[in-house]
RNA sequence: GGGCCUGUGGUCCAGCGGUUAAGACGCCACUUUCACAGAGUGGAGAUCGGAGUUCAACUCUCCGCAGGCCCA
Numbered sequence: 001g002g003g004c005c006u007g008u009g010g011u012c013c014a015g016c017g018g019u020u021a022a023g024a025c026g027c028c029a030c031u032u033u034c035a036c037a038g039a040g041u042g043g044a045g046a047u048c049g050g051a052g053u054u055c056a057a058c059u060c061u062c063c064g065c066a067g068g069c070c071c072a
Base pairs, nucleotide, nucleotide: 001071002070003069004068005067006066007065010025011024012023018055027043028042029041030040031039032038048064049063050062051061052060
């Protein structure tokens, strides 16, 4: 330098163009316990940035940024 892939809560990840953006671990509160652990209930917390297409974009397209793999 070229090609391909990926980017979603703190972490790991789902999400046919139209749902309230799902789940696990973690965190907080309450209940349970003498206490801890465990268990139960509830809660906070996310779409890498910008443009475009569309009635409608996490999803499609383009340009960036970051990471990974391959070639040189």
A computed fold for a 72-nucleotide RNA from a Candidatus Micrarchaeaceae archaeon, annotated as transfer RNA. The coordinates come from a structure-prediction model, not an experiment, and the mean pLDDT is 83.